Record summary
Model confidence (mean pLDDT): 86 of 100. The part of an RNA shown here (large-subunit ribosomal RNA, domain IV) has 339 nucleotides and comes from a Patescibacteria group bacterium. The RNAcentral record of the full RNA draws on ENA.
Context: one part of a larger RNA
């Protein structure tokens, strides 16, 4: 010096990102006592205070109680055995999670809501048979969202999606087959050879085969019409105006599908920003209460409240302490030296 412990004058968080770590009182024993708030259950062991040994006697089934006595600095005499309070944010809660750096405000949850599904159900697995769903049957099953509870959940269907509709337009394969091309025996025709029979070449071109092919017909879909937001989503700008000033209930105008309602708001959201005012401190970029100028809150991608709960996050206080001022001493085990 390192690790693990013990003690410490005076002070007591001045340490530090932060009381991290350590210390500490109370200890699911008894008696007393116990606030705000509240979903009346809770909060609550709230907080806070006092007592506690042993012996004798009496009462009692006993736990225990009453009286008397004894000793000590100290009697739950050892060990074990909650620190507490105030305020705010988040998530209602118990629960779950990154086996091996994250336990949380993330996930789940009951509750709420929307969509699908009438049973050979929807849906899922499987080329299929089949199985699950379910030996269930809409108070059931599947999927999406939100997330106890309380009060609520505003406007917009123009875009996208979904559902409904089927008149018209568009539209595939298929059907259809007007027409066009190729080939094409014989025959007629032209030319040539031959006395002739005939042969050769060419042109026309039937049937057939073949390559194509217009009209016409032809579903869903799309176009089209409507509905739908607890579907994906979206929810303005400029100018003027009141008898001080300021502000603008009000007016004008442009645009839009409609222009953000209630509630909340420098917020887990506020850039400017340490906004401004108030509180707390001697002193406060954090914190709490307000204001509203919301860069860029806002209503089930939920809004705002909320008792209880939390190894969550933030601020403050009491107690307590070697965290610190500022370090010292001691113990054990290492390191080091010798063996």
């Nucleotide at each position: 010096c390192c690790u693990u412990c013990g003690u410490u004058a005076a002070g007591g968080a001045a340490c530090u990102c932060g009381g991290c770590a350590a210390a500490a009182c109370a200890g699911c024993g008894g008696c007393c006592g116990u606030a705000a708030u509240u979903u009346a259950g809770a909060g609550a062991u709230a907080a806070g205070g006092c007592c506690u040994g042993c012996c004798c006697u009496g009462a009692g089934c006993a736990a225990u109680c009453a009286g008397g006595g004894c000793c000590g600095c100290a009697g739950c005499u050892a060990a074990a055995g909650a620190g507490c309070c105030c305020a705010a944010g988040g998530g209602a809660c118990u629960g779950u999670u990154u086996a091996u750096c994250a336990a949380a405000a993330a996930c789940a949850u009951a509750g709420c809501u929307c969509c699908c599904u009438g049973c050979u159900a929807a849906c899922u697995u499987g080329a299929a048979a089949a199985a699950g769903g379910a030996u269930g049957u809409a108070u059931a099953g599947g999927g999406g969202g939100u997330g106890a509870c309380g009060c609520u959940u505003g406007g917009c269907c123009a875009g996208u999606g979904u559902c409904c509709g089927a008149a018209c337009g568009u539209u595939a394969a298929g059907a259809a087959g007007a027409g066009a091309g190729g080939u094409g025996a014989a025959a007629c025709c032209u030319u040539g050879a031959g006395c002739a029979a005939u042969c050769a070449a060419g042109a026309u071109g039937u049937a057939g085969c073949u390559u194509u092919g217009a009209a016409u017909u032809g579903a869903a879909g799309c176009g089209c019409g409507g509905a739908u937001g607890a579907a994906c989503g979206c929810c303005g700008g400029c100018g003027a105006u009141a008898a001080c000033u300021a502000u603008a209930a009000u007016c004008g105008u442009c645009c839009u599908a409609a222009g953000g309602u209630a509630g909340c708001g420098a917020a887990a959201u506020u850039c400017c920003u340490u906004g401004u005012c108030g509180g707390g401190u001697a002193a406060g970029u954090u914190c709490c209460g307000a204001c509203c100028u919301g860069c860029a809150c806002g209503a089930a991608u939920a809004g705002c409240g909320u008792a209880a709960c939390c190894a969550c996050u933030u601020g403050g206080g009491c107690a307590c302490u070697g965290u610190c001022u500022c370090a010292a001493c001691g113990a054990a085990g290492g390191a080091c030296u010798c063996g």
Its Rfam family is "Bacterial large subunit ribosomal RNA".